[in-house]
RNA sequence: AGAGUUUGAUCCUGGCUCAGGAUGAACGCUGGCGGCGUGCUUAACACAUGCAAGUCGAGCGAGAAAAGUUCUUCGGAGCUUUUCUAGCGGCGGACGGGUGAGUAACACGUGGGCAACCUGCCUCAUAGAGGGGAAUAGCCUUCCGAAAGGAAGAUUAAUACCGCAUAACAUUGUUGAAAGGCAUCUUUUAACAAUCAAAGGAGCAAUCCGCUAUGAGAUGGGCCCGCGGCGCAUUAGCUAGUUGGUGAGGUAACGGCUCACCAAGGCGACGAUGCGUAGCCGACCUGAGAGGGUGAUCGGCCACAUUGGAACUGAGACACGGUCCAGACUCCUACGGGAGGCAGCAGUGAGGAAUAUUGGUCAAUGGGCGGAAGCCUGAACCAGCCAUGCCGCGUGAAGGAAUGAGGCCCUACGGGUCGUGAACUUCUUUUGUGGCGGAGCAAUAAGGGCCACGUGUGGUCCGACGAGAGUACGUCACGAAUAAGCACCGGCUAACUCCGUGCCAGCAGCCGCGGUAAUACGGAGGGUGCAAGCGUUAUCCGGAUUUAUUGGGUUUAAAGGGUGCGUAGGCUGUCCGACAAGUCAGGGGUGAAAGCCCGGCGCCCAACGCCGGAACCGCCCUUGAUACUGCCGGGCUGGAAUGCGGAUGCCGUGGGAGGAAUGAGUAGUGUAGCGGUGAAAUGCAUAGAUAUUACUCAGAACACCGAUUGCGAAGGCAUCUCACGAAUCCGCCAUUGACGCUGAGGCACGAAAGCGUGGGUAGCGAACAGGAUUAGAUACCCUGGUAGUCCACGCAGUAAACGAUGAUGACUAACCGUCGGCGAUACACUGCCGGUGGCCAAGCGAAAGCGAUAAGUCAUCCACCUGGGGAGUACGUUCGCAAGAAUGAAACUCAAAGGAAUUGACGGGGGCCCGCACAAGCGGAGGAACAUGUGGUUUAAUUCGAUGAUACGCGAGGAACCUUACCCGGGCUCGAACGGCAGCUGAACGAGGCGGAGACGCCGAGGCCCUCCGGGGCGGCUGUCGAGGUGCUGCAUGGUUGUCGUCAGCUCGUGUCGUGAGAUGUUGGCUUAAGUGCCAUAACGAGCGCAACCCUUGCCGCCAGUUACCAUCAAGUGAAGUUGGGGACUCUGGCGGGACUGCCACCGCAAGGUGCGAGGAAGGCGGGGAUGACGUCAAAUCAGCACGGCCCUUACGUCCGGGGCGGCACACGUGUUACAAUGGCGGCUACAGAGGGAUGCCACCCCGCGAGGGGGAGCGGAUCUCGAAAGGCCGUCUCAGUUCGGAUCGGAGUCUGCAACCCGACUCCGUGAAGCUGGAUUCGCUAGUAAUCGCGCAUCAGCCAUGGCGCGGUGAAUACGUUCCCGGGCCUUGCACUCACCGCCCGUCAAG
Repeated sequence: AGAGUUUGAUCCUGGCUCAGGAUGAACGCUGGCGGCGUGCUUAACACAUGCAAGUCGAGCGAGAAAAGUUCUUCGGAGCUUUUCUAGCGGCGGACGGGUGAGUAACACGUGGGCAACCUGCCUCAUAGAGGGGAAUAGCCUUCCGAAAGGAAGAUUAAUACCGCAUAACAUUGUUGAAAGGCAUCUUUUAACAAUCAAAGGAGCAAUCCGCUAUGAGAUGGGCCCGCGGCGCAUUAGCUAGUUGGUGAGGUAACGGCUCACCAAGGCGACGAUGCGUAGCCGACCUGAGAGGGUGAUCGGCCACAUUGGAACUGAGACACGGUCCAGACUCCUACGGGAGGCAGCAGUGAGGAAUAUUGGUCAAUGGGCGGAAGCCUGAACCAGCCAUGCCGCGUGAAGGAAUGAGGCCCUACGGGUCGUGAACUUCUUUUGUGGCGGAGCAAUAAGGGCCACGUGUGGUCCGACGAGAGUACGUCACGAAUAAGCACCGGCUAACUCCGUGCCAGCAGCCGCGGUAAUACGGAGGGUGCAAGCGUUAUCCGGAUUUAUUGGGUUUAAAGGGUGCGUAGGCUGUCCGACAAGUCAGGGGUGAAAGCCCGGCGCCCAACGCCGGAACCGCCCUUGAUACUGCCGGGCUGGAAUGCGGAUGCCGUGGGAGGAAUGAGUAGUGUAGCGGUGAAAUGCAUAGAUAUUACUCAGAACACCGAUUGCGAAGGCAUCUCACGAAUCCGCCAUUGACGCUGAGGCACGAAAGCGUGGGUAGCGAACAGGAUUAGAUACCCUGGUAGUCCACGCAGUAAACGAUGAUGACUAACCGUCGGCGAUACACUGCCGGUGGCCAAGCGAAAGCGAUAAGUCAUCCACCUGGGGAGUACGUUCGCAAGAAUGAAACUCAAAGGAAUUGACGGGGGCCCGCACAAGCGGAGGAACAUGUGGUUUAAUUCGAUGAUACGCGAGGAACCUUACCCGGGCUCGAACGGCAGCUGAACGAGGCGGAGACGCCGAGGCCCUCCGGGGCGGCUGUCGAGGUGCUGCAUGGUUGUCGUCAGCUCGUGUCGUGAGAUGUUGGCUUAAGUGCCAUAACGAGCGCAACCCUUGCCGCCAGUUACCAUCAAGUGAAGUUGGGGACUCUGGCGGGACUGCCACCGCAAGGUGCGAGGAAGGCGGGGAUGACGUCAAAUCAGCACGGCCCUUACGUCCGGGGCGGCACACGUGUUACAAUGGCGGCUACAGAGGGAUGCCACCCCGCGAGGGGGAGCGGAUCUCGAAAGGCCGUCUCAGUUCGGAUCGGAGUCUGCAACCCGACUCCGUGAAGCUGGAUUCGCUAGUAAUCGCGCAUCAGCCAUGGCGCGGUGAAUACGUUCCCGGGCCUUGCACUCACCGCCCGUCAAG
């Protein structure tokens, strides 16, 4: 000293939370010792028992006991001494001790006052004590009562009580004098009058202790006053002894303290009164301080003593352990009546989270009584209990090897860690245990010695008594011996891993963790922090500048009153003088002690204690200063106001006038519609509307001018004119002379709507009605229409009453408009004042922004704010006719709510631009049948995955067995395959036979090599370590893939801007297919993408020609490049060329664009392919493969037989074939490309209608072979469910294969279904494309291929254009979205 938490991120505002300190604490776990403190915060609840206030025989009488003594009638009596005490009497029980209920008060604190008071015991001083009297307790007798207690009679004493005497310097009264002060007065003094005292005791005595009166002192108290310290104004008025006066009473004393009479006062927004709460202070805790909180222990004061009331006694009480009365409660009782008061010390019950012993001693300190000894003292001093706090000590110290024991834990299996830790060696002995010794606290009393004055007193020396305590302390011995826990480890906050759990159990101070890899739960290992404690809870302060005096704010975050006038209050220009209240300085008093702080000292140290100092920031008195503030007095003119002159305006109030429009009335013209809407309908209209003409009437509002204008305090104000009223500005600088500013309450004004009474009502128009819209439409739109809107007079008093910006004054750069006035007047120009605007310097601000009209810099005053919700709600109060307004909470709940700005995404926002996106076209799908995939359903199983676009002829480029992962059944368990080790064993292999569905089982002929003789190779068997798993998790992953999208984007470095997130660059203009370029430019460059480089195709050249080709030459055939040959052509395949807006014209700064331009095979990217940026969808795949974790192990592994993946009421996707004549069928006939081929392709021949079969040459291929169809020519069919269409079914076959039943393809014959161009809707395609025709290949024994991937043949139509649908790019705008519009969020209802 700060930190966490609002957001995707940022800055700010703002609340919540944490880290610190503290406690009379409590709770959990744990616990070795000592010192010093502390210990019912709750029930001022109730209390058993004991103790806590007595003492004096030197006040009095009486009595008892003991000892001694005298006498004795031996019963006893007297006297002396000692001890004891019920009563009378004295002093003390008013202190000490407890508690905090009450009390908001002169109760407390502080400082004063009493000229208005008292004070026992104590000190000093003066004076005095003569002489009498009458009682009473006790004791005795009698009586009442259960008791407590009481009554009557007789008798007796005193330091008890009462007269008398004496007495003043006392008290009272009267009179006089002097001095002083503070208003009443006070003090001193003189005279007279009146009144009031006393007690004795001890001692041989001296003397001592007492007694009475008075004065003084000391101590303690009483009363009064200033100032100070709680909450609520949703408590605003309170007061009858109330305020004052006169008189009286009362008191120690003043006083309405009490009373009689008189007056009508007194208190209060500077908070009276009421209500709630509370003992106050020194101090204590916290804080840098200012503050905030507290009022335990200790000390001061107050109050109280079961509750309430009252007085008595006394120096003192209205009395804690006194009295009386009343109440409640408890106890005793003979029921008649009595007793009691722990908030004294212990202790008990109760309450409570919670707080101790029914201890010892008067040794010390202190108190009461006493002459004293002494007695009493739960005050006090000690001890006991409790980690309740603070402080101190200990649980050991040093060394200690290595491949770092063992165990727990982790691990990549190498190791790491606990850990110098332990063991072990050496040492020490605080503490502990035992033994021995052993304090200080004690000063004095009695008594004695000495000294001083006066045979007594005082001083000094000696001189018994110790509860604590055989304690502290000292010393000896023993032995590491007797002694460590608690909390935490996600961030804040110091400390990390494993296992378990699986939004469960749980954690949590805030944020938040937990849904299968949790450093956040639980355990463990390890670590961190503190330590005889550690955590938790509660409370206070701090952090929080989050109530802001120090030290905050109010445009948009919470917050400026709607506006003005103005009361109190606050503040107030300039000069001079005076005063000295504030202020400042010096001095004095007080501010108790303790505490805090500083210095020193004493307990071993410390805590603790002692001594000294400082401080106590305050109050009072006094002396001085006079700048500032204040008060008083006198001036000034700059603030303010007035005057004179000029000017301005939608300023206000009242009256009068005007035209346009609208509606209505009457009349005319005129005819079928009008009106209204997105489109309509309701409505109006042949009884004549709408339209139009004329005249008339009504109410309301004032077009153009008009503005970025003007006026007003705000609300607000607009035709013209008159009257009245007000304001502002400018000029003059004439007058007054601070007259000013602000303004709590108060008063006034205050849009619209609303209310009351009366009028008015054209248009408009809540409510209402109808028509539409809609799922509905109590709305938006339309047709009507009442209140209202208008006027007058009242009420209401609100608003986004906004510039969301209170008023006043001063100061602080520029530039450009405009309104009013002045200067100057010249159409120029340049100023001043007052308004109203724009843009900006500095500055301010979180930013947006503000910026002389401040949100800048200052000053004064007012108002308001203090997290969000609850709520401007409730209650109360005031106002109002009502509606309602004003004032204005709490419970509860949340960890935020917010402001500004940033990046994205989004918008039924905008701009620009693309794409078969739409449009324009061509052909399809959606209807039919079939094929195939999927859903669903079924099933023993119908294995699994893919699911909008981006799943659905997808994984699968070949499911009859196999595949196969699924189901049923039968087998195996080192296992179907592989590696290592050990043991046993002998080949391995296994023809053949038997059983079986097979796997497999049983039998079993035959049947090794090397050797150093140990064994080895190779195998089998047994055991074991590794196996195996298409089991789970694609949300743990790698790799691969789809999609946005071949879209033009995505970023970085440096610089710059911004507090920052970020921005700039990448925006802008033009251009492009393109972030492709050019230009501009606080940016300059760069990277990944685009393009190009690659393949293919189109033209040409060169090279090379076999199996291809054949022009020329030659040979040859029925025919044919068939042959010789050729290297021209085609072609093959290798290398080059070619295209770049290069040329021309036009447009353009350029980039580039345009052209039926030239040239060229090709023209502006020539066509096609490969190539897919940063990223998005937790997209897909653990079943292609790989891989973390989890799971199975005679099974979730593996082998076999059979079945299933093909099941079928249905639904969808993708396809095939069709519905026919641009066609079908039959015959004849022509032209490809790219590929394949040896278990193959198969020419050719024969057989079969055919699939095919039987022969059989060639070819591992430019050589042989597989091989076109549409097309062309000819014929036929004639619109028909057909010579279209071919499903389905029957029959007969062929081929592959171990095997075609489930479940293959093909052939032939027969059968011949639906279907006649397909609803809503929807798909593809822009040229060699669509459409249409066939061909090939992969997989493959065969094939369910109509699929996929390729190849060529024939070969179109259309694009005006970008409004709209979909997708996308860039810029901009709004936003409460950021999981990003499939968002967010509000209300209602239902379940719970």
Background
A computed fold for a 1392-nucleotide RNA from an uncultured bacterium, annotated as small-subunit ribosomal RNA. It matches the Rfam family "Bacterial small subunit ribosomal RNA". Its family is annotated with structural constituent of ribosome and ribosome in the Gene Ontology. The sequence is in RNAcentral, with records from ENA and SILVA.